[in-house]
This is a predicted structure of a 1383-nucleotide RNA (small-subunit ribosomal RNA) from a metagenome. The RNAcentral record of the sequence draws on SILVA. The prediction has a mean pLDDT of 83.
RNA sequence: UAGGGAUAACUAUUCGAAAGGAUAGCUAAUACCGGAUAAGGUCGAUUUACAUAAGUAGAUUGAUGAAAGAUUGCCUCUUCUUGAAAGCAAUUGUUUGGGGAUGAGUCUGCGGACCAUUAGCUUGUUGGUGGGGUAAAGGCCUACCAAGGCUGCGAUGGUUAGCUGGUCUGAGAGGAUGAUCAGCCACACUGGAACUGGAACACGGUCCAGACUCCUACGGGAGGCAGCAGUGAGGAAUUUUGCGCAAUGGGGGCAACCCUGACGCAGCAACGCCGCGUGAGUGAAGAAGGCUCUUGGGUCGUAAAGCUCUGUCAACUGGGAAGAAAUUGGUUUUAUUUAAUAGAUAAGGCCAUUGACGGUACCAGUGGAGGAAGCGCCGGCUAACUCCGUGCCAGCAGCCGCGGUAACACGGGGGGCGCAAGCGUUAUUCGGAAUUAUUGGGCGUAAAGGGCGCGCAGGCGGUCUUGUCCGUCAGGUGUGAAAGCUCGGGGCUCAACCCCGGAAGUGCACUUGAAACAGCAAGACUUGAAUACGGGAGAGGAGAGAGGAAUUCCUGGUGUAGAGGUGAAAUUCGUAGAUAUCAGGAGGAACACCGAUGGCGAAGGCAUCUCUCUGGACCGAUAUUGACGCUGAGGCGCGAAGGCGUGGGUAGCGAACGGGAUUAGAUACCCCGGUAGUCCACGCAGUAAACGUUGUACACUCGGUGUGGCGGAUAUUAAAUCUGCUGUGCCUAAGCUAACGCAUUAAGUGUACCGCCUGGGAAGUACGGUCGCAAGACUAAAACUCAAAGGAAUUGACGGGGGCCCGCACAAGCGGUGGAGCAUGUGGUUUAAUUCGACGCAACGCGAAGGACCUUACCUGGGUUUGACAUCCUGUGAAUAUUGUGUAAUUGCAAUAGUGCCCUUGGGAGCACAGAGACAGGUGCUGCAUGGCUGUCGUCAGCUCGUGUCGUGAGAUGUUUGGUUAAGUCCAGCAACGAGCGCAACCCUUAUCGUCAGUUGCCAGCACAUAAUGGUGGGAACUCUGGCGAGACUGCCCCGGUCAACGGGGAGGAAGGUGGGGAUGACGUCAAGUCCUCAUGGCCCUUAUACCCAGGGCUACACACGUGCUACAAUGGUAGGUACAAAGGGCAGCGACUUUGCAAAAAGAAGCGAAUCCCAAAAGCCUAUCUCAGUCCGGAUUGGGGUCUGCAACUCGACCCCAUGAAGUUGGAAUCGCUAGUAAUCGCGGAUCAGCAUGCCGCGGUGAAUAUGUUCCCGGGCCUUGUACACACCGCCCGUCACACCAUGGAAGUUGAUUAUACCCGACGUCGCUGGGCUAACUAUUUAUAGGGGCAGGCGCCUAAGGUAUGGUCGAUAACUGGGGUGAAGUCGGAACAAGGUA
Repeated sequence: UAGGGAUAACUAUUCGAAAGGAUAGCUAAUACCGGAUAAGGUCGAUUUACAUAAGUAGAUUGAUGAAAGAUUGCCUCUUCUUGAAAGCAAUUGUUUGGGGAUGAGUCUGCGGACCAUUAGCUUGUUGGUGGGGUAAAGGCCUACCAAGGCUGCGAUGGUUAGCUGGUCUGAGAGGAUGAUCAGCCACACUGGAACUGGAACACGGUCCAGACUCCUACGGGAGGCAGCAGUGAGGAAUUUUGCGCAAUGGGGGCAACCCUGACGCAGCAACGCCGCGUGAGUGAAGAAGGCUCUUGGGUCGUAAAGCUCUGUCAACUGGGAAGAAAUUGGUUUUAUUUAAUAGAUAAGGCCAUUGACGGUACCAGUGGAGGAAGCGCCGGCUAACUCCGUGCCAGCAGCCGCGGUAACACGGGGGGCGCAAGCGUUAUUCGGAAUUAUUGGGCGUAAAGGGCGCGCAGGCGGUCUUGUCCGUCAGGUGUGAAAGCUCGGGGCUCAACCCCGGAAGUGCACUUGAAACAGCAAGACUUGAAUACGGGAGAGGAGAGAGGAAUUCCUGGUGUAGAGGUGAAAUUCGUAGAUAUCAGGAGGAACACCGAUGGCGAAGGCAUCUCUCUGGACCGAUAUUGACGCUGAGGCGCGAAGGCGUGGGUAGCGAACGGGAUUAGAUACCCCGGUAGUCCACGCAGUAAACGUUGUACACUCGGUGUGGCGGAUAUUAAAUCUGCUGUGCCUAAGCUAACGCAUUAAGUGUACCGCCUGGGAAGUACGGUCGCAAGACUAAAACUCAAAGGAAUUGACGGGGGCCCGCACAAGCGGUGGAGCAUGUGGUUUAAUUCGACGCAACGCGAAGGACCUUACCUGGGUUUGACAUCCUGUGAAUAUUGUGUAAUUGCAAUAGUGCCCUUGGGAGCACAGAGACAGGUGCUGCAUGGCUGUCGUCAGCUCGUGUCGUGAGAUGUUUGGUUAAGUCCAGCAACGAGCGCAACCCUUAUCGUCAGUUGCCAGCACAUAAUGGUGGGAACUCUGGCGAGACUGCCCCGGUCAACGGGGAGGAAGGUGGGGAUGACGUCAAGUCCUCAUGGCCCUUAUACCCAGGGCUACACACGUGCUACAAUGGUAGGUACAAAGGGCAGCGACUUUGCAAAAAGAAGCGAAUCCCAAAAGCCUAUCUCAGUCCGGAUUGGGGUCUGCAACUCGACCCCAUGAAGUUGGAAUCGCUAGUAAUCGCGGAUCAGCAUGCCGCGGUGAAUAUGUUCCCGGGCCUUGUACACACCGCCCGUCACACCAUGGAAGUUGAUUAUACCCGACGUCGCUGGGCUAACUAUUUAUAGGGGCAGGCGCCUAAGGUAUGGUCGAUAACUGGGGUGAAGUCGGAACAAGGUA
């Protein structure tokens, strides 16, 4: 520009339960179809310029290829003449190009997890050509061709995971993380597929398959909240089925307006961040009350009350925003359009209109401190302490660890500390953690150097010159979204929060430069490295041959009864002749002396001698090459002993095995045998404390002294001296190291590369893999469990380690115990009770220096309750004594006597009774809450400190060492110098002498008396007594010794080397002993666990043990005679003496408060007898009779007499004491005590033996050594077995997930082929049709799900089974730690 044919809605009929359709008919378009035209569009051909990877910008020519109108207004021109149409104008749409912006698709570099117990993967795979396909490159798809591609810088596989800006943490580097917000990706019930479209393979679209849910008339249908709310389930846990489009933003529309679970708001949750309040001031009688308490107080605490104020939040009353600008409507101004001052459009002015939150924020007022504080913790880390309860219970606990009767740790109270509308817990991340170490670690012994070499890759690499600029360094540009972080400013009253601007974002890309260093390229050099030449050294390696000694065996000789072996024996060999010895022979293995922190080798390793072959190192002097080097993941090779395979060999030795011993046992140690093996050849294996527990290479850094190899200088007969290189040792400086130690052969200082470590156990194990004939090797976890495991050094303790020393420790002696009887203590048993304590030495004749009652604590019974005893209060009364009576007694009742002392006349002191409560009382518990006291090691010689020095430190030194001593005693030396507690001395006693004193002691001389006596006078000599002194000190001599300390001997002396004895007990040990001496904390009882009384018991008695006495006899018993002590005691006493009695004793009685008197000697000596026996020994036991004490001798005293006359004849194993006035023996005294000693504590008399010595037993001291012990060897600790629990490996199988391969089936759908059925648009036309195109249908490829079969991987589970771990008190042994008893 000018055409065409349909169709929905609709109408009619009709099917279905529904969802949803079917048939016929009508109609329109900006729906659909076709034609024309067209550009600098697109495509093809030719061609130009620039670039040379695709390409970019043109020129000529051919082909191809579009469209759609709608709304509103106007009438100047044309037509009809009102006004419309054409037309014009505006707006909006449509078509084709061009440009810009935005977005999307695709490709690419770099970057972004773990596992190698995943090492090989791949066939459309890698590339090419043709074709197809897409918007677009491409194996994207297809046919053909080639055989490639990826991988140790980690392919493939498995597991896990959205990525980023950012967030949390951290000084940072990093580590962890990926909520909210923002960017990207992916997904939308599970799996697959396409359609439409600009964009999807599409959350609120389609189709198919599957699972699930729902509806159904059973025929068939529907669905997809990982949208906003909401429901269920799961879970430790996560909100309202709210309001509104007012704002911002989005979609549609001309607009009004519509839609918007985006969004704006509100609701719920202390989930987080921020802000505010719960009051402020004053107030001491420091109230009440709580808690505590040393009973004084302290504390909660100015806290409260009281007084004076303020008014946030909350409550109520009243007022009350901003967020609103648009749009639209009205009006008006200007401009444009127009003829127009209509109209329209545009730009302004004015008015009106719109609020979910919400009557919200905010403001004012009212009343009134009124309504508003919790949680955790208080043993240390870690700020904050006490009481009660509990009693290894209940409980706590982040780690260490609390709790078993005084819990700052549990629970509660009080108080305190810390945070605060929060506080704690749990989980998780980073930090601390230099504890994965880039910053910023290590490997000798703590975990950690590969067993050793060769060597590919890799890493690193000498000197000089030139070039380049990849690394490196500097400048610039772009980018590194916004938000966040950060700096400055601003807005909500502040802040959190929000807004604006800057910086930062350490990065990446591009670009311009620099050229030292590193790289790369080129050239040169010789010092690293290597080669050539000349030497000598060597158990370097391989092969062959040879040798002597010895063992064993065989043969023969000599020879005879043993040999052999051991701690001692036996098995064994031997009269069939062993062992021993001589000669000869056989065979195998190993090579004495030399021989050596000597040699060689990469390590393992290598040893008689000779020969052959062969590797390496070293020394010397020249020459050559010219960085050729170092290290070395994987890889390859070598690699002790033992082991395996095949074949030999076998003397000795010798796993297994046999036998003999030892032993509780002895599957061991010891002995007798003995097979594999040890040896050779060829293979396998591949590990060791394969160690210097020390990777390789290079460089640098004081010295000294040995030794192997080869040189140089000087000199010489030689030895030697100096010096160089290369090995191999020791000592040491700096330095390093946790220390020990290393130290030019580094563990020092540096460089390069490799290997390895990251708490102990499980575990170098399981599973998997690789290797191996097997044994096994290499690689190598986890669950679970513990709070340690470990190194080096220190101090102790210990050792069946060492050295030195001491002690009645042994030895040498003497006498005992153990056997008997008795005494006494203990255990046990018994009992109503037999009270309690003490238990190796260091309990057991102990507490107890004395149990008939008492004591007494125990038992039975009877009584008392402010109490037997103390203090305080009130009242009364003297107190008290005597008598009677009841009772077993305490005690009750009654009667009588008695009215005291002081006095201010109130009362007071003392005593008694009654009453009330505070309190008394407890030999009740805890000695493991304590004080004090004591035992013991031990009268052993030790134990410490100050200062200094050494060490990181614990600590050391001193105190060790050499001597010496009884001694840490003294001397000498010494990085020590001093000091203290101990030792010694001072004290007591004893031994000698002097002096003084002289009674009660003494008596020489004198005298008296006597039968006799210190009896008397007297004496002061002696003894003695007891004061003061002397004396003994290694002082003197000799010898030894360091000129020392000191030791040996001697003299003198009463005494000689601390003269003898005693007292004296260091720091500490034993939770030693004692709460029953005393004191005392806490707990417990309070008409009883207190107190009084009577009786009983502590004294029992099958038994066992300790300590003693008496004996067994002649060194004695008995009888008679006779002598000599010391030290003590004595008045409720010792008691002479006399008498009586057989006697114990009794009756009298002198003397003495004691050097006066008394107790008061025995053994001994003399004489006699007994004569070896169960006695003339011994005296138990028992009967009878007595004495004494005492209230009282029954249970339950001692003694005497008569009678009786037991065991016992010297004591098994074992064990005790003692070294000189001692042992032994003999008696005496004392304490306690009425009485009672064999016990205890003292005293004297008589009076020995032995000690060569330190090997051994026991204990101790010092030094040293080892240690896995530190509760300290009565220590520690290993394994099996038994039991319980836990996790885990294997396992016939069962089951699940996932994956691979092969095959079957194959929906939907795209695509391809077909399309005989159907077919409006277009073309042709003969009007019938034909053509083109399309659709249905059919076939095919692909393909989800599904199926079958076979594998892989990873889980779950399982009879049974393997080891592992853990567990107050199980069994068996005794492996390790000491020389761990066999290193």